Transfer RNA from a Candidatus Daviesbacteria bacterium, 72 nucleotides, folded computationally. Its mean pLDDT, the model's own confidence on a scale to 100, is 82. It was read from a public genome assembly. It matches the Rfam family "tRNA".
RNA sequence: CGGGGCGUAGUUCACCGGCAGAACACUGGGCUGGGGGUCCAGGAGUAGGAGGUUCAAUUCCUCUCGCCCCGA
Numbered sequence: 001c002g003g004g005g006c007g008u009a010g011u012u013c014a015c016c017g018g019c020a021g022a023a024c025a026c027u028g029g030g031c032u033g034g035g036g037g038u039c040c041a042g043g044a045g046u047a048g049g050a051g052g053u054u055c056a057a058u059u060c061c062u063c064u065c066g067c068c069c070c071g072a
Base pairs, nucleotide, nucleotide: 001071002070003069004068005067006066007065010024011023012022013021018055026042027041028040029039030038031037048064049063050062051061052060
């Protein structure tokens, strides 16, 4: 310098044009003498950033930042 992949809740990951979910973790409560375990309820992200397309974007396009891989 060229090409590709990934970046979504604290963590690991889904969704991949119709208004964002799961598991684990966390908080409160029940069961238990306590712990562990289990059950119920709850909080938490405007989807790396900025533009664009669209009635509507995490999802498409462009630029850009970070990490990783391949080539030179």